Record summary: This is a predicted structure of an 84-nucleotide RNA (c-di-GMP-I riboswitch aptamer) from Cytobacillus firmus DS1. Taxonomically the source falls in Cytobacillus firmus (Bacteria, Caryophanales, Bacillaceae, Cytobacillus).
[in-house]
This record gives sequence, structure tokens and C1' cells, in this order.
RNA sequence: UCAAAUAUUCGGCAAACUUAUUGAAAAGUAAGGACGCAAAGCCACGAGUCUAAGGUCAUGGACUAUGAUAGUCGGGUUGCAGGU
Repeated sequence: UCAAAUAUUCGGCAAACUUAUUGAAAAGUAAGGACGCAAAGCCACGAGUCUAAGGUCAUGGACUAUGAUAGUCGGGUUGCAGGU
């Protein structure tokens, strides 16, 4: 230096919930707050899930992503400390 496996958390991130705000919604952002997290950093590429404004069917509704989700899984990519 590279690869593999692995303990810990000074420090890091922040679920639910609350408030404000954006959005048709799902959801995002900011502040508070901690359920958890060793990639819970980044990328919607594959699968899944959520939503359905618009569109289609024909209409008490159903279907549909071009909208979301990286804290659902896989993949890609970057990366901190220490020991073996």
C1' cells in the first nucleotide's frame, strides 16, 4: 500500500411525533426531538413500496409515473479512526 473479516463511538447521521413551509398527493425542506444506523454519505440503474395531478377506461370507481422512497433490497461510486 492492497484485500478480507471484525470490536468500539470522542465525533457523525437522525425514525416516530410537534411546529413552520413547498407540493394535487406521496413526500421534501427548516427547527425541535431520538427509534435506530459503520456508509442511515452520494447516484432512481434493476426489483419492491407509496402517491395519482395529468391521461385512459367510462365514471359512488379502476388503471397508469413522467412524481416520490437511498432509513425496503440489490447494484454503482466515494470515504473516517483503531486493532488483527